A computed fold for a 73-nucleotide RNA from Virgisporangium ochraceum, annotated as transfer RNA. Rfam family: tRNA. Gene Ontology term of the family: triplet codon-amino acid adaptor activity. The family's RNA type in Rfam is transfer RNA. The sequence is in RNAcentral, with records from ENA. Model confidence (mean pLDDT): 82 of 100.

RNA sequence: GCCCGUGUAGCUCAACGGAAGAGCGGCUGCCCUACAAGCAGCGGGCUGGGGGUUCGAGUCCCUCCGCGGGUAC
Numbered sequence: 001g002c003c004c005g006u007g008u009a010g011c012u013c014a015a016c017g018g019a020a021g022a023g024c025g026g027c028u029g030c031c032c033u034a035c036a037a038g039c040a041g042c043g044g045g046c047u048g049g050g051g052g053u054u055c056g057a058g059u060c061c062c063u064c065c066g067c068g069g070g071u072a073c
Stems, first nucleotide, its partner, number of pairs: 001071007010024004018055001026042005048064005
C1' cells in the first nucleotide's frame, strides 16, 4: 500500500430503518454494631468526525480518523 473486521454509558456488549438497552461498576436508601453479601431505587450517551439517501439512520451509501487481524514475488 491492498483486503477484512471493528468503533454505542466508566468497562464488557446488545439493539428487523420507527429513534438506544443489559450486565458489571457508580450514587442513594433498606438491612447489619460495622463491612461484605442481599433487596429497592436513581443517574449516566449529541452511537468516532463530516457528508449523502430516506417521512424517518446506531443500522444503508461515500469519505476521513482510531484500533485489531490478514497479505506483499